[in-house]
RNA sequence: ACGGGAAUAGUUCAAUGGUAGAGCUACGGUCUCCAAAACCGCCGAUGGGGGUUCGAAUCCCUCUUCCCGUG
Numbered sequence: 001a002c003g004g005g006a007a008u009a010g011u012u013c014a015a016u017g018g019u020a021g022a023g024c025u026a027c028g029g030u031c032u033c034c035a036a037a038a039c040c041g042c043c044g045a046u047g048g049g050g051g052u053u054c055g056a057a058u059c060c061c062u063c064u065u066c067c068c069g070u071g
Stems, first nucleotide, its partner, number of pairs: 001070007010024004018054001027041004047063005
């Protein structure tokens, strides 16, 4: 330099163009002499910008960061 891939909750990952979910963590509660475990509840997110569309996490362009490959 070129090609490919990834970016979503504190973290690990889902999500046919039509209500953004789950596990773990955190917090609250039940239970317990106390704690852990278990059970119930709850907070919290689409990397930045632009475009297409009635509607974008999803499609297109661009920027940023990271990973892999070619030379």
Predicted 3D model of a 71-nucleotide RNA (transfer RNA) from [Clostridium] aminophilum. The coordinates come from a structure-prediction model, not an experiment, and the mean pLDDT is 83. NCBI's taxonomy places the organism under Bacteria, Bacillota, Lachnospirales, Lachnospiraceae, Lachnoclostridium. The RNAcentral record of the sequence draws on ENA and Rfam.